[in-house]
Context: one part of a larger RNA
RNA sequence: GAGUAGCGAGAUGGAGGUGGGAAUCCUCCAGGCCGAAUAUCCAAGGAUUCCAGGGUAAAGCUGAUCUGCCCUGGGUAAGUCGGGGCCUAAGGCGAGGCGGAAACGCGUAGCUGAUGGACAACAGGUGUAGAUUCCUGUACCACAUGAUAUCAGAACUGUGGGGACGCAGAAGGAUAGGAUGACCGGGGAAAAGAAAACUCCGGGCAAGCGAGGUAAGGGUAUGGAAGGCAAAUCCGCCAUACAACCUGAAUACGUGACGCGGACCGAACAAAAGUAGGGAAGCAUCUGAAUCCGGCUGCCAAGAAAAGCCGCUAUUGUGUAUCAUGUGCCCGUACCGAAAACCGACACAGGUGGAAAAGGAGAGAAUCCUAAGGCCGGC
Numbered sequence: 001g002a003g004u005a006g007c008g009a010g011a012u013g014g015a016g017g018u019g020g021g022a023a024u025c026c027u028c029c030a031g032g033c034c035g036a037a038u039a040u041c042c043a044a045g046g047a048u049u050c051c052a053g054g055g056u057a058a059a060g061c062u063g064a065u066c067u068g069c070c071c072u073g074g075g076u077a078a079g080u081c082g083g084g085g086c087c088u089a090a091g092g093c094g095a096g097g098c099g100g101a102a103a104c105g106c107g108u109a110g111c112u113g114a115u116g117g118a119c120a121a122c123a124g125g126u127g128u129a130g131a132u133u134c135c136u137g138u139a140c141c142a143c144a145u146g147a148u149a150u151c152a153g154a155a156c157u158g159u160g161g162g163g164a165c166g167c168a169g170a171a172g173g174a175u176a177g178g179a180u181g182a183c184c185g186g187g188g189a190a191a192a193g194a195a196a197a198c199u200c201c202g203g204g205c206a207a208g209c210g211a212g213g214u215a216a217g218g219g220u221a222u223g224g225a226a227g228g229c230a231a232a233u234c235c236g237c238c239a240u241a242c243a244a245c246c247u248g249a250a251u252a253c254g255u256g257a258c259g260c261g262g263a264c265c266g267a268a269c270a271a272a273a274g275u276a277g278g279g280a281a282g283c284a285u286c287u288g289a290a291u292c293c294g295g296c297u298g299c300c301a302a303g304a305a306a307a308g309c310c311g312c313u314a315u316u317g318u319g320u321a322u323c324a325u326g327u328g329c330c331c332g333u334a335c336c337g338a339a340a341a342c343c344g345a346c347a348c349a350g351g352u353g354g355a356a357a358a359g360g361a362g363a364g365a366a367u368c369c370u371a372a373g374g375c376c377g378g379c
Stems, first nucleotide, its partner, number of pairs: 012030006031376004040355003045336002049334001050074006059067002079140002081332004086117002091112003097106003121138005141328010152318001158312004166299004172293003177287005183203006204260002208255003216247003219242006227235002264278002300303001342351002358370004
């Protein structure tokens, strides 16, 4: 220079409280903002920032009794969620092998490697901070042991099926969700009584198990033979006969549930509260997915692999079903996560993948106003 520029998008006001001290902290009331987000749940990344008590030098663009700051203490509980003990893709490594003078490079089998496949848990409750992990209720999976029943039946490898797949479009069957109701329940409703075609709020529920056989799909049986590196009753191929048989979805229904939850009602106590506790109705009609299920049509760029799983035989030599009891390893799990906690030197108007996504108007996830929920953005 100069007490100058600036104080980093947007709305606060009032009352009360705390305190040495309050525009800024806490509570209440009113107002406003977001609402395909400024709400909710994950992934990445961060690494205690989470919660409680205490504190105010520094940090906080002002102040601070406040804080993602400082101090002390606490908090993350799993057979089923995610990952490993399973599988493979690109890529990586690579026995033998090939190349090279070597160093080393390439690469078969194989191993490794999720962003994919496979794989058994749902609903409610709870705390200052964890929950598909704890608790309550109801399940399921694997293995071991025992009991009962039965006489057939495997494992590695092999062989076959399956897993198993594009994009676009039109329709079908469902459900999630939503709307409305003069219907149902409760509040308004009281301390005279009564109280509606009045008004407000609510009108729910999982996995699992069961029964049924719908939509849809498959031809089935017998015989033959030179295919599937050996074998095969399996798969594929050929012939003949015959329309009955077999498989079987999402959902709905029953159960789960004499349970949970639920509008609303609502204490005691010196104090701690809408807490503890109690608890109604649970229907009808309409709408309806981008979700689920099984098919169809069109197109050209022609749309993973392997294992789990199910057959077959070979070899081997013991299993299968039901019930009961028992066992169930390692790592993650707090919190932020369109952000003041991640990437940007900052409490930075930037950047950051996925899921789910209500109402009125609307073609719409646009836009405006709202619900649940969140916020008023740090002079």